[in-house]
RNA sequence: GGGGCGGUAGCUCAGCGGCAGAGCAGUGUCCUUAUAAGACAAAGGUUCGAUGGUUCGAAUCCAUCUCGCCCCA
Repeated sequence: GGGGCGGUAGCUCAGCGGCAGAGCAGUGUCCUUAUAAGACAAAGGUUCGAUGGUUCGAAUCCAUCUCGCCCCA
């Protein structure tokens, strides 16, 4: 330098054009003499790496840039 994959909650990841989710972690309550385990509940995203474009509508499609990993040279 060329190509591919990826960046979404604290962590691991889903979501492939129409309300942003799950598991774990954390918080509260219950249970227990207490802790752990278990049960229940609520919360958690300056809105999806950044900027622009397409669209009535974008995490999702397009362009550029940026960061990480892999392959080729």
A computed fold for a 73-nucleotide RNA from a Candidatus Microgenomatia bacterium, annotated as transfer RNA. The coordinates come from a structure-prediction model, not an experiment, and the mean pLDDT is 82. Taxonomically the source falls in Candidatus Microgenomatia (nom. nud.) (Bacteria, Bacteria candidate phyla, Candidatus Microgenomatota). Rfam family: tRNA. Gene Ontology term of the family: triplet codon-amino acid adaptor activity. RNAcentral holds the sequence, with entries from ENA.